Predicted 3D model of a 1469-nucleotide RNA (small-subunit ribosomal RNA) from Trichopus zeylanicus subsp. travancoricus.
The sequence is in RNAcentral, with records from SILVA.
The coordinates come from a structure-prediction model, not an experiment, and the mean pLDDT is 84.
[in-house]
RNA sequence: AGAGUUCGAUCCUGGCUCAGGAUGAAUGCUGGCGGCAUGCUUAACACAUGCAAGUCGGACGGGAAGUGGUGUUUCCAGUGGCAGAUGAGUGAGUAACGCAUAAGAACCUGCCCUUGUGAGUGGAACAUUAACUAGAAAUGGUUGCUAAUACCCCAUAGGCUGAGGAGCAAAAGGAGGAAUCCACCUGAGGAGGGGCUCGCAUCUGAUUAGCUAGUUGGUGAGGCAAUAGCUUACGAAGGUGAUGAUCAGUAGCUGGUCCGAGAGGAUGAUCAGACACACUGGGACUGAGACACAGCCCAGACUCUUAUGGGAGGCAGCAGUCGUGAAUUUUCUGCAAUGGGGGAAAGCCUAAUGGAGAAAUGUUGUGUGGAGGUAGAAGGCCCAUGGGUCAUGAACUUCUUUUCUUAGAGAAGAAGCAAUGACGGUAUCUGAGGAAUAAGAAUCAGAUAACUCUAUGCCAGUAGCCACAUAAGACAGAGGAUGCAAGCAUUAUUUAGAAUGAUUGGGCGUAAAGCAUCUGUAGGUGGCUUUUCAAGUCUGCCAUCAAAUCCCAGGGCUCAACCCUAGACAAGCGGUGGAAACUACCAAGCUGGAGUAUAGUAGGGGCAGAGGGAAUUUCCGAUGGAGCAGUGAAAUGCGUAGAGAUCGGAAAGAACACCAAUGGCAAAAGCACUUUGCUAGGCCAACACUAACACUGAGAGAUGAAAGCUAGGGGAGCAAAUGGGAUUAGAUACCCCAGUAGUCCUAGCCGUAAAUGAUGGAUACUAAGCGCUAUGCGUAUCGACCCAUGCAGUGCUAUAGCUAACGCAUUAAACAUCCCAUCCGGGGAGUACAUUUGCAAGAAUGAAACUCAAAGGAAUUGAUGGGGUCCCGCACAAGCGGUGGAGCAUGUGGUUUAAUUCGAUGUAAAGCAAAGAACCUUACCAAGGCUUGACAUAUUGUGAAUCCUCUUGAAAGAGAGGGGUGCCCUCGGGAAUGUGAACACAGGUGGUGCAUGGCUGUCAUCAGCUUGUGUCAUAAGGUGUUGGGUUAAGUCCCGCAAUGAGCGCAAUCCUCGUGUUUAGUUACCAUCAUUAAGUUUGGAACCUUGAACAGACUGUCGGUGAUAAGCCAGAGGAAGGUGAGGAUGAUCUCAAGUCAUCAUGCCCCCUAUGCCUUGGGCGACACACAUGCUACAAUUGGCAGGACAAAGGGUUGCAAUCCUGUGAGGGUGAGCUAACUCCAAAAACCCAUCCUUAGUUUUGAUUGCAGUUUGCAACUUGCCUCCAUGAAGCCGAAAUUGCUAGUAAUCACCGAUCAGCCAUACGAUAGUGAAUUCAUUCUCGGGCCUUGUACACACCGCUAGUCACACUAUGGGAGUUGGCCAUGCCCGAAAUCAUUACCUUAACCACAAGGAGGGGGAUGCCAAAGGUGGGGCUAGUGACUAGAGUGAAGUCGUAAUAAGGUAGCCAUACUAGAAAGUGCGGCUG
Repeated sequence: AGAGUUCGAUCCUGGCUCAGGAUGAAUGCUGGCGGCAUGCUUAACACAUGCAAGUCGGACGGGAAGUGGUGUUUCCAGUGGCAGAUGAGUGAGUAACGCAUAAGAACCUGCCCUUGUGAGUGGAACAUUAACUAGAAAUGGUUGCUAAUACCCCAUAGGCUGAGGAGCAAAAGGAGGAAUCCACCUGAGGAGGGGCUCGCAUCUGAUUAGCUAGUUGGUGAGGCAAUAGCUUACGAAGGUGAUGAUCAGUAGCUGGUCCGAGAGGAUGAUCAGACACACUGGGACUGAGACACAGCCCAGACUCUUAUGGGAGGCAGCAGUCGUGAAUUUUCUGCAAUGGGGGAAAGCCUAAUGGAGAAAUGUUGUGUGGAGGUAGAAGGCCCAUGGGUCAUGAACUUCUUUUCUUAGAGAAGAAGCAAUGACGGUAUCUGAGGAAUAAGAAUCAGAUAACUCUAUGCCAGUAGCCACAUAAGACAGAGGAUGCAAGCAUUAUUUAGAAUGAUUGGGCGUAAAGCAUCUGUAGGUGGCUUUUCAAGUCUGCCAUCAAAUCCCAGGGCUCAACCCUAGACAAGCGGUGGAAACUACCAAGCUGGAGUAUAGUAGGGGCAGAGGGAAUUUCCGAUGGAGCAGUGAAAUGCGUAGAGAUCGGAAAGAACACCAAUGGCAAAAGCACUUUGCUAGGCCAACACUAACACUGAGAGAUGAAAGCUAGGGGAGCAAAUGGGAUUAGAUACCCCAGUAGUCCUAGCCGUAAAUGAUGGAUACUAAGCGCUAUGCGUAUCGACCCAUGCAGUGCUAUAGCUAACGCAUUAAACAUCCCAUCCGGGGAGUACAUUUGCAAGAAUGAAACUCAAAGGAAUUGAUGGGGUCCCGCACAAGCGGUGGAGCAUGUGGUUUAAUUCGAUGUAAAGCAAAGAACCUUACCAAGGCUUGACAUAUUGUGAAUCCUCUUGAAAGAGAGGGGUGCCCUCGGGAAUGUGAACACAGGUGGUGCAUGGCUGUCAUCAGCUUGUGUCAUAAGGUGUUGGGUUAAGUCCCGCAAUGAGCGCAAUCCUCGUGUUUAGUUACCAUCAUUAAGUUUGGAACCUUGAACAGACUGUCGGUGAUAAGCCAGAGGAAGGUGAGGAUGAUCUCAAGUCAUCAUGCCCCCUAUGCCUUGGGCGACACACAUGCUACAAUUGGCAGGACAAAGGGUUGCAAUCCUGUGAGGGUGAGCUAACUCCAAAAACCCAUCCUUAGUUUUGAUUGCAGUUUGCAACUUGCCUCCAUGAAGCCGAAAUUGCUAGUAAUCACCGAUCAGCCAUACGAUAGUGAAUUCAUUCUCGGGCCUUGUACACACCGCUAGUCACACUAUGGGAGUUGGCCAUGCCCGAAAUCAUUACCUUAACCACAAGGAGGGGGAUGCCAAAGGUGGGGCUAGUGACUAGAGUGAAGUCGUAAUAAGGUAGCCAUACUAGAAAGUGCGGCUG
């Protein structure tokens, strides 16, 4: 410090997630030791048991123990004193002067310290106890006795009250032989502690906006330690709040702690400070101090007990128990230390505290051994089978002993002469023993360090995010590896990263975000000059900010953690001195901001009135006579009852053509015929006046298109709704005919729009150029132009700059300042609830649960469009011939079957693989057999091998017999071959073409596809390759930030077409001989064959074009513009085809999914499709005669000739290893003849006999022949196909495969030989450029809505059940206070009555709990119901995205199963 994740890729916006740290933690697995810390975060739930606050006999009377007794001693209930208000616990309540910080004045203070005065004279009781007595108990009652440092009176006072006179108010003794000590009363002062007041600060919500009657202040009185409405009476009406009162929710506060670079965020365990509480609520008493945790009274809930009358209790003290919960310890020890209480002291008490125990809860330290050791051991894992790795790791040799066991010694902590140690025989030290007692958990796809095998197969599972799962580095196991380590991971929470709340430090044209516009209050901000002042600001000093913590230095535990000592830092608040630039204040001035007055000026600015013509419709009249209207085409509609058309007249309402514009005005909405009246604002000129009067603007107010609403008018045209006609699968739409609200006016409401420049207002500043509007100056002129220039407005282009890019750019989205509004992932949702507003429709404010990992912006490359431009192709068109109809052949589907083996399935499968299924082939089925196998290599035993015969069997096979001994040799054996055995293995046309290689199809013989360097862009990418021409062509030329290059195109290759040269055998024969015959001499001229060359290049002329490339026409030429045909197939696409040609990974079978054999099947047959053949006839058919090819093939072969058969064929076998011979007859064609429009002398399917041939075999199931039979079919619907010249059409020949052949197929060969092309509008396909896009699996795309089903959370809901808060009324405990003479009473007065004072009772005020009533807030639940979200491949249509097939969207209204449609206004996104 960043990283992953939206996309085909890019940049940005933006969320989600990760890596770090931390914790009072918990869970899983594991676990050696020590030190130091820490520990109910949940139920302030309930608590058994024990302990946690006592002490003093030197205050007092007395009792008891002990002793034989006295004394001494010890102990003790009670009276009395002090303490119990500390310590310890908890965080419920509390949003508050509670806490924190800084100040203040009207107070109190036991014990302690300092310093004064004093303690005089008297008196009366009550406990204890004794007797009697009530009660179950707790606890009492009556009578009598008694002491004090308990109580009382009087006196006294440097005290208190009061202006003064005057009045009020105190005490106690004890110990000691004594000195003396300890206590007491009353003053003054101090220290420490406490009470009170106040500035500032202290969470969230406005869907809480008003709150408050003792409330705010005053006076009198009361009250308190003290101030005070603290309380009360009176009169006054205040007080508080947008700087957030009140209300609601939540919460103890701080020092600090954790994170962070910091700002800051989160938190408030342990330690420390103050606060609050003590079962819940109320109350006072005592006291210096409490309204009191282990005190009292009352009420309530709960628990215990009881004799049922009544009593007792309060662990949020320490241990501990139950319970809650993911979760938190011993019913330990000691007062030795540090403290506390009582005491004169000894001593006593102390669950404060010091310690120990259990817990890896955290942190820190340390160990589990060190050195050597390659035969690179065994074993595991991987493997390319060579090896690699675990791995010097182990073993083995040697060393050490931290730790462990054991034995011995043994502290400091103790102060204060001695004594005193819980911890503890602990820490520590010294011996002995022996490597001995001691390693795990997580991870290994990426971010993120670390990789393979096996198993599984969208299953099981993983997962924080993206995501993984049929060859899984992501699941599970194993081996190995990595980072940590007595721990390691997970979960939870928090912070950082997150500049995703932005003060430091963000945004707002299009990503979320500028209010629809303006006026203006509070507030914020504010021109120039000079004073004053010192509030802000800056600065020096002082005080404070407890200690601890943090930081730093030193020191102590062996180190560290930990502890000790000292220092430093410190925001803030307060005080004090100073400075005066800036801001504020005071005062004075100025004129550049702002405003007023004067003179002009442009304008659809506004309101009201008057007038006008064109058009439309309706009505009246006239002419006239058949259609009009409407559409893609129609129909509904109007019209002979006279429409439409034309002419004349009248009426009505609404809107104002041309001018008109990128123009004008207005705050915006908006504003347009002419004219009149009233009225607002702007601009310009000159420079008189005021003197900062300014800018913005939360709340508030005003205006605010269209639609809509209310009331009254008006209603021509248009037109939601509605009706009808069309279209359509449907058509609640688009189109057409009608048509009502409405549109218009008046008065009022509504308050919203894509109310947009998607851009808030103001001010200043920052290059240019070109316009337009209004107005002014200069120059010029008679004048208007021209030229130059200022101000205000309105546009275009563009530099710097900015921006994610697009773009903006003096009219900023640049650079700055001020003020306001507003945003913080998408959906849920602008929804719900609540409130305000409205007549309503609605508007404004405006969430949450839940859900997703994206949603989004700009730009890029593709793909695509029922977008555009250009171009091409037998693509259409123009023609010729077909297919689709018939019969048959072949292939496929389907069906059938024991099997009908398998593959190929739009184009680009279907006469395809198969250039040939009777057996074989053969992969399929049935049956019979074999198991190291039909085939390969290796080991071992044995026999050479081949061969012959017999039995059995369908065959394979099984069994038996005979014959035979070879070849080489170093004499051991070897080669070849058969057979037996065992073990490795063979074998598989079994699966996966979506694991692959290779090969192939297709786009497409389309003209494209790329790259180096440069350059542009943040980048993806662009440029080049686009543009102007041209071409069959990215072919070539020109231009150009491009310049070169590569794969394609073309050329090179083959065949055909012309010629030359050369060579002539088996081919040829002109001349000369010769023969039946090129038959034989001979020839090399011709033909022909083979080889090698030549030839064609837009080369040339003319025209055109840009002087180019090229194009057009011509000459010459065998051939002319690629001469014709072939081979040749760029980068890619289709997970295209093939595991059954072959090869191959993985998986599967192994007495079978392998191998052998026989028979069957691949040939089935209702049907559907594809490709062909033959036809339907007269350009034909039958018969007879006669011509002319090319290219092939032949020895397991082709076979002449002759004989024979009607024929297929058979017999014979010359010739040929082929320019020699054979297949071999070419056929259409020509000539002659027969039939004559008919299912025929057409067609030739089907069927019945009879044969031939190949073959071991012809039934399933071959071809061929003869005779007989003679089906459908008379040119083929919708639709569809081939072909542009030697082509289509038509005619025959040959070949491969092959014993034969189901071949009408396929591949070749020659013969005869046409028609048409105006043109690119349309159909299909393709190419370049451009444009839109919400597509990228790429339009067979994407996607919105209703309905149906499942699940989830939420709203409403008759209600219902709780909680909290305040409040009216009733009742009213305890207690204080007040009143009261009903009862009672020791101290004093009087001394008789009585009085003062006290107590009890009663009454009153106040008042907890309780009862009751209506409220407010909130939580749960609820039949039913509403929308929302999420789900596998459901249903209906197709609204959006391309011109999305009617451009879309916004506001509004109506309508409709649903998306939606339509009207009105607006926007361009």